Transfer RNA from Candidatus Doudnabacteria bacterium RIFCSPHIGHO2_01_FULL_46_24, 71 nucleotides, folded computationally. Taxonomically the source falls in Candidatus Doudnaibacteriota (Bacteria, Bacteria candidate phyla).
RNA sequence: GGGCCUAUAGUUUAAUGGUAGAAUAAAUCCAUGGCAUGGAUUAGGUGCCAGUCCGAUUCUGGCUAGGUCCA
Numbered sequence: 001g002g003g004c005c006u007a008u009a010g011u012u013u014a015a016u017g018g019u020a021g022a023a024u025a026a027a028u029c030c031a032u033g034g035c036a037u038g039g040a041u042u043a044g045g046u047g048c049c050a051g052u053c054c055g056a057u058u059c060u061g062g063c064u065a066g067g068u069c070c071a
Base pairs, nucleotide, nucleotide: 001070002069003068004067005066006065007064010024011023012022013021018054026042027041028040029039030038031037047063048062049061050060051059
């Protein structure tokens, strides 16, 4: 320098164009004399910029970051 792959919640990870779920972690409450533990509830997310589309996490292009291969 070139090819390919990946980017979603604090972390791990779903979602084949129709308003993004789960686990775990966090907060509040309940149970206990207290801890552990269990139960209920809540908050929290699509890397950035454009394009296509009535509608984009999804499709296209570019950028950024990471991984991998070639030189």